[in-house]
Molecule: small-subunit ribosomal RNA
Organism: Pseudomonadota bacterium
RNA sequence: UAAGUGGAGAGUUUGAUCCUGGCUCAGAACGAACGCUGGCGGCGUGCCUAACACAUGCAAGUCGAACGAGAAAUCGGGCGCUCAGGCAACUGAGUGCCGGAGAGUAAAGUGGCGCACGGGUGAGUAACGCGUGGGUAACCUACCCUUGAAUCUGGAAUAACCCCGCGAAAGCGGGACUAAUACCGGAUAUGGUUCCAUUAGCCCAGGCUUUUGGAAUUAAAGGUGACCUCUUCAUGAAAGUUGCCGUUCAGGGACGGGCCCGCGUACCAUUAGCUUGUUGGUAGGGUAAUGGCCUACCAAGGCGACGAUGGUUAGCUGGUCUGAGAGGAUGAUCAGUCACACUGGAACUGGAACACGGUCCAGACUCCUACGGGAGGCAGCAGUGAGGAAUUUUGCGCAAUGGGGGAAACCCUGACGCAGCAACGCCGCGUGAGCGAAGAAGGCCUUCGGGUCGUAAAGCUCUGUCAAGUGGGAAAAAAGUCUUUCGGUUAAUACCCGGAAAAUUUGAUGGUACCAUUGGAGGAAGCACCGGCUAACUCCGUGCCAGCAGCCGCGGUAAUACGGAGGGUGCAAGCGUUGUUCGGAAUUACUGGGCGUAAAGGGCGUGCAGGCGGUCCUGUAAGAGAGUUGUGAAAUGCCCUGGCUCAACCAGGGAAAUGCACCUCUGACUGCAGGACUUGAGUAUGGGAGAGGAUGGGGGAAUUCCCGGUGUAGCGGUGAAAUGCAUUGAUAUCGGGAGGAACACCAGUGGCGAAGGCGCCCAUCUGGCCUAAUACUGACGCUCAGGCGCGAAAGCUAGGGGAGCAAACAGGAUUAGAUACCCUGGUAGUCCUAGCCGUAAACGGUGGGCACUAGGUGUAGGAGGCAUCGACCCCUCCUGUGCCGCAGCUAACGCAUUAAGUGCCCCGCCUGGGGAGUACGACCGCAAGGUUGAAACUCAAAGGAAUUGACGGGGGCCCGCACAAGCGGUGGAGCAUGUGGUUUAAUUCGAUGCAACGCGAAGAACCUUACCCAGACUUGACAUGCACUGGACUGGUGUGGAAACACACCUUCCCUUCGGGGCCGGUGCACAGGUGCUGCAUGGCUGUCGUCAGCUCGUGUCGUGAGAUGUUGGGUUAAGUCCCGCAACGAGCGCAACCCUUGUCCUUAGUUGCCAUCAAGUUAUGUUGGGCACUCUAGGGAGACUGCCGUCGAUAAGGCGGAGGAAGGUGGGGAUGACGUCAAGUCCUCAUGGUCCUUACGCCUGGGGCUACACACGUGCUACAAUGGUCGGUACAGAGGGUUGCAAUGCCGCGAGGUGGAGCCAAUCCCACAAAACCGGCCUCAGUUCGGAUUGCAGUCUGCAACUCGGCUGCAUGAAGUUGGAAUCGCUAGUAAUCGCUGAUCAGCAGGCAGCGGUGAAUAUGUUCCCGGGCCUUGUACACACCGCCCGUCAAGCCACGAAAGUUGGCAGUACCCGACGUCGCCGUCCUAACCGUAAGGAGGGAGGCGCCUAAGGUAAGGCCACUGAUUGGGGCUAAGUCGUAACAAGGUAGCCGUACCGGAAGGUGCGGCUGGAUCACCUCCUUU
Repeated sequence: UAAGUGGAGAGUUUGAUCCUGGCUCAGAACGAACGCUGGCGGCGUGCCUAACACAUGCAAGUCGAACGAGAAAUCGGGCGCUCAGGCAACUGAGUGCCGGAGAGUAAAGUGGCGCACGGGUGAGUAACGCGUGGGUAACCUACCCUUGAAUCUGGAAUAACCCCGCGAAAGCGGGACUAAUACCGGAUAUGGUUCCAUUAGCCCAGGCUUUUGGAAUUAAAGGUGACCUCUUCAUGAAAGUUGCCGUUCAGGGACGGGCCCGCGUACCAUUAGCUUGUUGGUAGGGUAAUGGCCUACCAAGGCGACGAUGGUUAGCUGGUCUGAGAGGAUGAUCAGUCACACUGGAACUGGAACACGGUCCAGACUCCUACGGGAGGCAGCAGUGAGGAAUUUUGCGCAAUGGGGGAAACCCUGACGCAGCAACGCCGCGUGAGCGAAGAAGGCCUUCGGGUCGUAAAGCUCUGUCAAGUGGGAAAAAAGUCUUUCGGUUAAUACCCGGAAAAUUUGAUGGUACCAUUGGAGGAAGCACCGGCUAACUCCGUGCCAGCAGCCGCGGUAAUACGGAGGGUGCAAGCGUUGUUCGGAAUUACUGGGCGUAAAGGGCGUGCAGGCGGUCCUGUAAGAGAGUUGUGAAAUGCCCUGGCUCAACCAGGGAAAUGCACCUCUGACUGCAGGACUUGAGUAUGGGAGAGGAUGGGGGAAUUCCCGGUGUAGCGGUGAAAUGCAUUGAUAUCGGGAGGAACACCAGUGGCGAAGGCGCCCAUCUGGCCUAAUACUGACGCUCAGGCGCGAAAGCUAGGGGAGCAAACAGGAUUAGAUACCCUGGUAGUCCUAGCCGUAAACGGUGGGCACUAGGUGUAGGAGGCAUCGACCCCUCCUGUGCCGCAGCUAACGCAUUAAGUGCCCCGCCUGGGGAGUACGACCGCAAGGUUGAAACUCAAAGGAAUUGACGGGGGCCCGCACAAGCGGUGGAGCAUGUGGUUUAAUUCGAUGCAACGCGAAGAACCUUACCCAGACUUGACAUGCACUGGACUGGUGUGGAAACACACCUUCCCUUCGGGGCCGGUGCACAGGUGCUGCAUGGCUGUCGUCAGCUCGUGUCGUGAGAUGUUGGGUUAAGUCCCGCAACGAGCGCAACCCUUGUCCUUAGUUGCCAUCAAGUUAUGUUGGGCACUCUAGGGAGACUGCCGUCGAUAAGGCGGAGGAAGGUGGGGAUGACGUCAAGUCCUCAUGGUCCUUACGCCUGGGGCUACACACGUGCUACAAUGGUCGGUACAGAGGGUUGCAAUGCCGCGAGGUGGAGCCAAUCCCACAAAACCGGCCUCAGUUCGGAUUGCAGUCUGCAACUCGGCUGCAUGAAGUUGGAAUCGCUAGUAAUCGCUGAUCAGCAGGCAGCGGUGAAUAUGUUCCCGGGCCUUGUACACACCGCCCGUCAAGCCACGAAAGUUGGCAGUACCCGACGUCGCCGUCCUAACCGUAAGGAGGGAGGCGCCUAAGGUAAGGCCACUGAUUGGGGCUAAGUCGUAACAAGGUAGCCGUACCGGAAGGUGCGGCUGGAUCACCUCCUUU
């Protein structure tokens, strides 16, 4: 001091979040199978499928101590015969007869016991079958134990054997003989049984036990040893005695069973009614025994929602697996029990069977056959075939354990013990250990440095398990038999029992375990995985292919996800996969869930059964609690010990076994019984409100119609129209009439009702409710499955009615279409009566009842208090109905005394989405349809609430040349230029809505050039290094050639330490090269939203969280600019400012600039001296800040106006581009990963192309003219550029240009005359004196070269075009418009681009609309974010299902027919040993016949189930089909629910309902003051 030790989560719905919810994974297990691999041993396990069929062998026999009878092979002996050899004796061989051994053996038979055990299987069975606990007073029990008493005396047969016969066989028949522990009679009866009488006790009461007496009835079998004391023969036997075994009767016990009962024991209600031997009784039969178990008669019962009956499935249990447990699943091996034995039925024998290895019959199947008949039953052990993913040897032995027989020896035993096969499982062991860095080789990776496999290997030193060889070698064996001896028992030295000693015999496994020894690391490692879950990463290949995948998901050229490799991780003689079960799953929730919106409250009431139930007292003890006893088999599991070297495994002991039953106790609680109470509930009384219901009557307004009057041309209708109505007089208006339906205002989150629902007035009838105060009843209550009733609208039936409205329908519009929305008409219907229907978003999406838990404020009804003459006000209580709000709850939204809070009671309902509220079935309905209500299949989601965005044909506020107001354009023409397209040998490539298209390209004749054709080169046109080799290279000339290039000739080095080096060429290696591909691998750069005002962070706070707050709000601004407020306080990137430029002034400095003053000079000019005042230049400063005033504003920020000022509210312009978006653009600027090419995709050269041309588009230029053209004259810039350059004056040319060269490296010289403008002349509205295209000719310039393909000039030509359709662009001031000038690129080429100045407007009332943007808010089914999402028909493919004329099969039953075997009953007939009888005959028995029952079979009509079925119906799924656009935003007609009609389809419309509708307005209520 044991048997108390235990509960983990993850992935996946979303842009993100929380929740709901399913799917999936990690664990354990298995009688497993499959794939790869495989060393040893121990212990276990091994047809889960076809209860399918079985060849062959074995699995139940034994007893001679129950009985009669009884071989053979073979051995040797005797007597003959024949043959061979031999002279013979004799020998050998063959054969006949006799007797001996074999042997009283084997085999067979009679008889006894056993064969009902053991072994197999799980088909059937949902049952007293099993489990558990009881009962049997309703029973049996062979063998075994025990007690008592017996075992006497007779008889008749019959197998075997023999003979005969039949048959192929199996087998059978007849005759004759014989024995028994076989069979039969008689005697006896301790007793038993039955009956009668009788005694006592007990009880669960149809009895049980018991005492006494009488009557009747009822047994038996011998076998085998020992001993002779007595009797007889007499070695010894017989009788006898004695022992053992057996036999008989009776009692008891044990063991084993039979029957009965309580409780427990699967699913389906889409199985609701079942039952005629059925339920009971009486009598009888039957059984070991109760009982309708069976029969006759009588009665009419019995079972069922607490699930009968029917259907489906299944052996049950101890246990096993899993689980924290409760549970769930399961029922192999082992154990208990049941059932079955080819299928169905039946009995016989027996103690027990209706019998696995028995019988009979029927059936199916197989086999034999001489065709006449027979035989068989592996779900025993092996084994075979078949089926299947799949499951073993036709082994050894009875040595052990157990069983049967026997007195025993012993025999039998596929029970069992062992072995074999199989990694099928569990457990154990091994495949080596230590040292060993040159970190070897090799592989792989690499950033090329290295890293890694890796101390791993090699090498050195050891060890020796397992396996192999050799040798030794247990335990399992105890008994049995025999001998001796001791003790007990007994009369006994007998037998028996117990002990001891000695002897002898027995092992399948197996020479196995174990031990020793030999040699030597020698013979022994794989499998899966490596994207996350989930431990483990790189390279190559592949390129939405091949493939993977448990879920999520990988793969479309850089795949840690496919395949391979290297490396790693995990497990290991195994490892993975598949299947199944439990777990995780609180995902059926007893432990332990939910239902407002996620799935889920019945449409509402009433109410039977059921469940639950107020206070007090008494009793009882069913529940409950405590204790005791019995049981809960063993094994298993747990604990403690022990045995195999350990473990698995095994053994011993214990605890446990939560259960059932009995007994005792307790009396709080529940129940039950009785009594009492009043608070729950109800009744009575007074008062009260109300669209509560039903019926009858009445009223006015309005619509329509009819009649009449007035009156005239339209009316009506719409976004606009039309259809329609109207001159036969409409609409309008007045009067009169008819008829139906509905009741304005009041009217209200007001009232009433259970809900649906109810609204003019009056009357009658009637239900419920509230309130006040007393009295009474005395728990009469709550809820409610089923039942019953009510139940909007639509719809149905019949009959009325019909004004308006209005599905369907018709017409008109709209439209691409319009089966719609709009309009004109219009029928059912809407209304009434009677009856159906029974559904709605029948909603508060919230079942009913009771109790408890802060308040505030409205409103409706009633009562009370205070006060008063009274009405109010105010306060309080009850009932109803709203809003706000605390705690609490909730996933959140929200709910919150009218709970969705806290509790109790009862009912209904849910369990992923779709399929589907469908199919089938049933019930209801006239129908429409309703109620109930699945499955296959399919998906990994479907969903709720909230968040951030985005979006809206939602809202509010605001901005922008966004619109509007203006000015000028584009779109039309010609030309230029770019693009598309087309063409082409090539027309290189890129850019493609805004944000490509005068873009890359700031300039393609060659070059560029990337494209095409042709000709060349291959270490290359270019870089670096190495090796070898040669020599300068360069240059010049010539030849060929289109050139590149080739060849030839000429010319020709430097430094040096003398090795060589520099430079160049050649050869060969490394390598170069690529404007090849991928901008979706990238860097960098750029565009765009957008110079829009936004984008964020820290800390704090709020929220479970995503997130929010800050950043929203009130103002204001160009601005998230600033102010104020505020759970926020601060900060960052943006804004602004700082920078450049321009506008004013000051200052400094004056050359190349300037020239006012002074001087000189010139035709003239700042030309010169001089000067720096001015202009200007370029440095530095000043200045502008809402600073000042007024006003508005909140006293703020700021706005408006004013002053001053060169400039006024960011003065103008520029530079500056937040977080990010568009996989935006660019691999052809550059850089760069990967990939591809390598005598070519590289490189060189010539030529061509990029310049093509039916056409389309963009961007421009020039115009169409008079605000113009042309001619002449005159004036005024800015900013630039210039040495390979700009180039003046001069000269030549009509001109382009040429010539020439001053000057200038530039505030100096040049380009360089600015043009529009202004002045004057001409033109006079035209295809022109407009316009200049096109074309011809002639020139010029650049350049190697202007053909393809340049610019310019002159002359000539003189096209289209007369202001440009739809549409569209720019611009708000020095702007638009217009005018010219300059520059980059560049040899040359500018209508483009980038700049510069000149002249110089118009308009803005404003924000309704278009576009874009910002902020707030709202809805959302969007998040690739509206270019979103998404619905239905049709078409195609695949899949499962329903219906269907039928077809096929199965199951159970009904009616009838037939009816084997067999029990039972009956019986004329026939046969017949035992007993009776002298006999005849009888009793009894047998055969046979008949009858009842009955299996199989048949016929008939039905039921249920299943397979299949032409065709048909919808459903599901499937990258890119068709038609539309229904839904999500107000989804463009709000949507949805029910119903009806209609339509290609989504759907449309009518009626009623809902908000789960946006927006605006109004009402009411609430909040704050």